[in-house]
């Protein structure tokens, strides 16, 4: 400097134009004399008394009615080539 593969919640990791999966952790409860271990519920922020509304996938743009997902530059990460 060139090529590729990747950047998504605390962690891990699905998503391949239309409701951001599941798991581990965490948190609250059920069971227990007490734990585990198992079962249920919750778990991304912002407004709001609620109904509910908005915003969010490295970062900044662009295309689209609708983008984490397509198009651009840029960062950072592993590999690999020179």
């Nucleotide at each position: 400097g060139c090529u590729g593969a990747g950047g998504u919640g605390g962690c891990a990791g699905a998503g391949c134009g239309g409701u951001a999966a599941u798991g581990c952790g965490c948190c609250g409860g059920a069971c227990u004399c007490g734990a585990a271990a198992u079962c249920c519920g919750g778990u991304u922020c912002c407004c709001g008394c609620a109904a509910g509304g908005g915003a969010g996938c490295g970062c900044a743009g662009g295309u689209u009615c609708a983008a984490a997902u397509c198009c651009u530059g840029c960062c950072c990460u592993c590999a690999g080539c020179g």
A computed fold for an 82-nucleotide RNA from a Candidatus Nanoarchaeia archaeon, annotated as transfer RNA. It matches the Rfam family "tRNA". About the family: Transfer RNA (tRNA) molecules are approximately 80 nucleotides in length. Model confidence (mean pLDDT): 82 of 100. The RNAcentral record of the sequence draws on ENA. NCBI's taxonomy places the organism under Archaea, Nanobdellati, Nanobdellota, Candidatus Nanoarchaeia.